[in-house]
RNA sequence: CCAGACGGCUGGAUGGUCGCCUUCGGCUUCGCGCCGGGGGAGGAAAGUCCGGGCUCCACGGAAACACGGUGCCGGCUAACGGCCGGCGGGGGCGACCCCAGGGAAAGUGCCACAGAAAGCAAACCGCCCACAGCCUCGUGCAUGGGUAAGGGUGAAAGGGUGCGGUAAGAGCGCACCGCGCCCCCGGUAACGGGGGCGGCACGGUAAACCCCACCGGGAGCAAGACCGAAUAGGGACGGCCGGGCCGGGCAUCCAUGGGAUGCCGUGGGCCAAGCGCGUUUCCGCGCCGCCGUCCGGGUUGGUCGCGCGAGGCGUCCGGUAACGGGCGUCCCAGAUGAAUGACCAUCCACCGGGGCAACCCGGGGACAAAACCCGGCUUACAGGCCGUCUGGCAUU
Numbered sequence: 001c002c003a004g005a006c007g008g009c010u011g012g013a014u015g016g017u018c019g020c021c022u023u024c025g026g027c028u029u030c031g032c033g034c035c036g037g038g039g040g041a042g043g044a045a046a047g048u049c050c051g052g053g054c055u056c057c058a059c060g061g062a063a064a065c066a067c068g069g070u071g072c073c074g075g076c077u078a079a080c081g082g083c084c085g086g087c088g089g090g091g092g093c094g095a096c097c098c099c100a101g102g103g104a105a106a107g108u109g110c111c112a113c114a115g116a117a118a119g120c121a122a123a124c125c126g127c128c129c130a131c132a133g134c135c136u137c138g139u140g141c142a143u144g145g146g147u148a149a150g151g152g153u154g155a156a157a158g159g160g161u162g163c164g165g166u167a168a169g170a171g172c173g174c175a176c177c178g179c180g181c182c183c184c185c186g187g188u189a190a191c192g193g194g195g196g197c198g199g200c201a202c203g204g205u206a207a208a209c210c211c212c213a214c215c216g217g218g219a220g221c222a223a224g225a226c227c228g229a230a231u232a233g234g235g236a237c238g239g240c241c242g243g244g245c246c247g248g249g250c251a252u253c254c255a256u257g258g259g260a261u262g263c264c265g266u267g268g269g270c271c272a273a274g275c276g277c278g279u280u281u282c283c284g285c286g287c288c289g290c291c292g293u294c295c296g297g298g299u300u301g302g303u304c305g306c307g308c309g310a311g312g313c314g315u316c317c318g319g320u321a322a323c324g325g326g327c328g329u330c331c332c333a334g335a336u337g338a339a340u341g342a343c344c345a346u347c348c349a350c351c352g353g354g355g356c357a358a359c360c361c362g363g364g365g366a367c368a369a370a371a372c373c374c375g376g377c378u379u380a381c382a383g384g385c386c387g388u389c390u391g392g393c394a395u396u
Stems, first nucleotide, its partner, number of pairs: 001392010012347007020040008042367001046378002049376005054220004067216005072086005087101001088099004102211002107209002109205003124151002126147005133141002135138001159177006178200001179198008224304004234295007243271004247266001248264007274287004311330008348365001350363005
């Protein structure tokens, strides 16, 4: 210098003018009115995918079942499906990156297409042997058998390589590798290393059912709490009035399932009448006891929840780290039809054009914006900066 890996930071700057939300102080004509001071989006505020705080509801405790989630080991944490450190597997020359990474000798299911055969394996081609049949008399055909070494199919064909062996072959025998079992050593563990035995039995699939271990009540700030207008509606009490039917109460009788008769306006319902709407009849719609006192619930609205917190920054200590602890210091948005903005000037990145150059002209600032809060994950993001490391080239 080129190419790359990993980690972190930043996300236009300064000034002026006019505004918005909030808070504190003062004034006040008490009205969100005036003056002055302070604060005012993000690394993701986003998606709402996990985990918690908080609130309400449910619940006597425990266990089991069902359902959902998680899944190598150890640690961190309030908790997590997060993070850190390891292990194993895979990729890369390397820095480094990726992995739903428990169990397939508990059981069930599935393995499409292709292929002879896909699970108590399987002879299509080929190879080999026999041969009494055939004739073209051969290294032939047919028939009978052996064979999983070779070809072919497939994601996958019942260990791999080599030597021996054999008619050809085959763990048939042997060596190494793999696999399984046992033992020893190292490690907290996952796991790693070594030795012995076994000729190989046990294909794959659990983001298929399932088994095992662990975790899990439900809903969410539109949670929830409080204050409460007019109007309408509800309830209680008191007074007054009342046409019919149903219902109701009381009395008598039949007689005990209930029914009949009479009395009581009795305020539970309906109708008529009445009243209102539209001028009137018919018709339609609506109201339907009236008055007074009191009570409670809800709607519009308002207040709280709601900003001191698993808090930020600095420093020291422990730890490889995630993280934990001590000390000091700071207070840092709280809107709700939802503030956090607009314009101007100068400059800084960046882009295009011109110029040898200084520079000039024009354009121009990513993704996106709180809504109870916090820890994560995921996704989006113009441009710029820093650190550590790897590979290559050149020079010394």
A computed fold for a 396-nucleotide RNA from Azospirillum sp., annotated as Bacterial RNase P class A. NCBI's taxonomy places the organism under Bacteria, Pseudomonadota, Rhodospirillales, Azospirillaceae, Azospirillum. A source record names the gene rnpB. Of the family's consensus pairs, 96% are formed in the model.